The prediction has a mean pLDDT of 78. Predicted 3D model of a 103-nucleotide RNA (SAM riboswitch aptamer (S box leader)) from Pedobacter sp. It was read from a public genome assembly, where an Rfam model found it.

[in-house]
RNA sequence: UGCUUAUUAAGAAAGAUGGAGGGAUAGACCCAACGAAGUCUUAGCAACCUGUGCCAACAAGGUGCUAAUUUCUAAUCUCAGCAGUGGCGAGAGAAGAUAAGUU
Repeated sequence: UGCUUAUUAAGAAAGAUGGAGGGAUAGACCCAACGAAGUCUUAGCAACCUGUGCCAACAAGGUGCUAAUUUCUAAUCUCAGCAGUGGCGAGAGAAGAUAAGUU
């Protein structure tokens, strides 16, 4: 790097540095000089592994995370109703992210 499985509506900050972008991608729509991304420090959360436990739960050792549902929609498909030429609602799926295992 690839593959498999599971989860993905909850939760959780501040300072320093840095200087214009960021929210994966496309379109919207948001955030941003009352300072973006990145880096460092401390703090916090508890998704997965780990430990204790019959379970619920607790702990915070390893990854991870700390604006908005993964911000909404999206190879696309299905469903009943409204509506009438492509929208509203729901479900499935694709893609992304995280963890564990494996190559």